[in-house]
Context: one part of a larger RNA
Molecule: small-subunit ribosomal RNA, 5' domain
Organism: uncultured prokaryote
RNA sequence: AGUGAACGCUGGCGGCAGGCCUAACACAUGCAAGUCGAGCGGCAGCACAGCAGUAGCAAUACUGUGGGUGGCGAGCGGCGGACGGGUGAGGAAUACAUCGGAAUCUACCUUCUUGUGGGGGAUAACGUAGGGAAACUUACGCUAAUACCGCAUAAGACCUGAGGGUGAAAGCGGGGGACCUAUAAGCCUUUCGCGAUUGGAUGUGCCCAAGUGGGAUUAGCUAGUUGGUGAGGUAAAGGCUCACCAAGGCAACGAUCCCUAGCUGGUUUGAGAGGAUGAUCAGCCACACUGGAACUGAGACACGGUCCAGACUCCUACGGGAGGCAGCAGUGGGGAAUAUUGCACAAUGGGCGCAAGCCUGAUGCAGCCAUGCCGCGUGUAUGAAGAAGGCCUUCGGGUUGUAAAGUACUUUCAGCGAGGAGGAAAGGUUAGUCGUUAAUAACGGCUAGCUGUGACGUUACUCGCAGAAGAAGGACCGGCUAACUCCGUGCCAGCAGCCGCGGUAAUACGGAGGGUCCGAGCGUUAAUC
Numbered sequence: 001a002g003u004g005a006a007c008g009c010u011g012g013c014g015g016c017a018g019g020c021c022u023a024a025c026a027c028a029u030g031c032a033a034g035u036c037g038a039g040c041g042g043c044a045g046c047a048c049a050g051c052a053g054u055a056g057c058a059a060u061a062c063u064g065u066g067g068g069u070g071g072c073g074a075g076c077g078g079c080g081g082a083c084g085g086g087u088g089a090g091g092a093a094u095a096c097a098u099c100g101g102a103a104u105c106u107a108c109c110u111u112c113u114u115g116u117g118g119g120g121g122a123u124a125a126c127g128u129a130g131g132g133a134a135a136c137u138u139a140c141g142c143u144a145a146u147a148c149c150g151c152a153u154a155a156g157a158c159c160u161g162a163g164g165g166u167g168a169a170a171g172c173g174g175g176g177g178a179c180c181u182a183u184a185a186g187c188c189u190u191u192c193g194c195g196a197u198u199g200g201a202u203g204u205g206c207c208c209a210a211g212u213g214g215g216a217u218u219a220g221c222u223a224g225u226u227g228g229u230g231a232g233g234u235a236a237a238g239g240c241u242c243a244c245c246a247a248g249g250c251a252a253c254g255a256u257c258c259c260u261a262g263c264u265g266g267u268u269u270g271a272g273a274g275g276a277u278g279a280u281c282a283g284c285c286a287c288a289c290u291g292g293a294a295c296u297g298a299g300a301c302a303c304g305g306u307c308c309a310g311a312c313u314c315c316u317a318c319g320g321g322a323g324g325c326a327g328c329a330g331u332g333g334g335g336a337a338u339a340u341u342g343c344a345c346a347a348u349g350g351g352c353g354c355a356a357g358c359c360u361g362a363u364g365c366a367g368c369c370a371u372g373c374c375g376c377g378u379g380u381a382u383g384a385a386g387a388a389g390g391c392c393u394u395c396g397g398g399u400u401g402u403a404a405a406g407u408a409c410u411u412u413c414a415g416c417g418a419g420g421a422g423g424a425a426a427g428g429u430u431a432g433u434c435g436u437u438a439a440u441a442a443c444g445g446c447u448a449g450c451u452g453u454g455a456c457g458u459u460a461c462u463c464g465c466a467g468a469a470g471a472a473g474g475a476c477c478g479g480c481u482a483a484c485u486c487c488g489u490g491c492c493a494g495c496a497g498c499c500g501c502g503g504u505a506a507u508a509c510g511g512a513g514g515g516u517c518c519g520a521g522c523g524u525u526a527a528u529c
Base pairs, nucleotide, nucleotide: 001528003526005525006524007523008522009521012376013375014374015373016372017371018369019368020334025332026331027330029329030328031327034079035078036077039076040075042072043071046070047069048068050065051064052063053062054061055060086287087286088285095212096211098209100207101206105203109200110199113196114195115194116193117151119149120148126141127140128139129138130137131136157166158165159164171192173190174189175188176187179186213259214258215257220250221249222248225247226246227245228244229243230242231241232240262284263283264282265281266277267276268275269274289310290309291308292307293306312323313322314321315320340366342365343364344363348362349360350359351358352357379409380408381407382406389400390399391398392397413470415465416464417463418462419461423456427451428450429449430448431447432446433445434444435443473518474517475516476515477514478499479498480497484513485512486511487510488509494501495500
C1' cells in the first nucleotide's frame, strides 16, 4: 500500500459498488421454458349470437340446446427446451493464451438460380371394453394435418466406367371485378411459408508450433505402441477402428510417475525488473447426485430430456413406483464469516407468434449488511467575571478555556407538507402518399394527427414549515513514534510488535486530569507485495 475479510468498541445521512473464500454436503416449499388456433382434428371449461321452452302486457329474466362465433383444456404437428442462469469437482494438456493451417458442417438471417404437379396408407385425440393402490397401461373401432410414404419432374447439386444414373416439396391466411358455381370451393391476386441450389454472415469440429506449476528422496517409459499398405468409419484429416507388413516411437532441452491447480484479459504491490493472485465484470474450458451409454436434432452424448447400474431420500394396497437447487429465494449442516421463501416484465435482451400478445428468479428494481470507495452533516459568529467544578501547584498561581453559560444568527441532512421531470421508444386507430394489383379492396413502406404503456415510486429535483433543534467515537502518549503529570500498586497485579517495563518516588501496570493521531469510524488478527 492493498483485502470478497473476520473480531472488539462505537455508529447520523446519501451515492456507487460488493456480499458462502468452508461441505461439488443434504435439501421441505414456491417459482426459474415455453409458445403457435394464420399447420390439424376438435370443444373439456368460460363467454356470445341463433333456435326452443317457461314466467311476464312488455322491457327482460331463467332453463335447455348450440363449434355458428370470441376463444381454448387435453391431443397430433412446428419452432424453442444445445441460449440465457449456476458452479470450479475434475483436468498439467483432448485445457488456456498467442501465431499459423486444411480435410469440415452450420437451424434461424442474408444473397443467387429454380421449383411448389399428381396420388396413397396410417395414427393420437375420441368411443367401447378391460388391468393397476398409484405411476401408468392393454385390446378393438373411428378421424385430420405444414405428421408419414410412394409416383412425376431436375435448372443447379451429387455419383460416374463420361454412355449415363440418383434424389424434392405443403400449404395456411387476407381481399376480389370478370368467368364458373347450391353457400363453400375452383379461378385471380397478395402476405407468410415449403423443396432443391450458389455465395455470405454467424457459430462449431479438427491439425501444427513455441509458451503456461512443484518434486530426480520419480530414470527409464511404450504393443495400437511408432510407421506403411488396404479397408471400414466420421460432417471432416488421422491407429479414430480393423487385417497384414516393418520395428519402431519418447526421454537428462527431464520422458514416465507422484503432488498441486480451472486458464486468460486482468487485480494487487513495486521506480522498474520482478513477486503474489485469478472475488466482482468479460472471453474460453469443464461439470450438473455418482459412474456408463446412446437417441432426437442444424447443433447435445443434453442442469430443470431418455435408458442402465449405484448410493441416498420419499410413497405404497408390498405387487411396484417417484426424486436430483453447482437456477432464484429459502432450510438444516459446516464455519471466524457472507443477504429477502420481495416487486415488475415499465426498460434492455431472449424464445414462440403475421400480429396483438404470452413466457422469461435473464434482466431492471427494491429489501438486509459501515463490507469497501466517495460525498455531506453533527452548527455559525460573538462572548473574560478568564465563572463554577475537575486536575496540578513552589499555595503566588497554572490548566481545562472562548471551552461553557449568556447574546445574535443560520437550517444543509434527517422530520412534516406541497409540487414534480427523465428513464417511453413502442403499440393501437385514422388520414395522406408510394409500391403491388384487374382493383379506389387487401397487404406492405413512408409521413402526419389522435390515442396510449412506469416495477422502481412517498423517484431525482424544487418550494414551504418548525427548531440548535435528532446526530462522536476509537486507539495511543518509555524509544522506534506525534503526544506528561498525579494517585494506587510494590518482580505482586499486570503490560508487551521489537528493545524491554514492575522488587516504595513507575511519563512503560491500573485509574484520573491533560495531550496526540484518525474520525462514522477506530483498533486488533489473518494472509499478499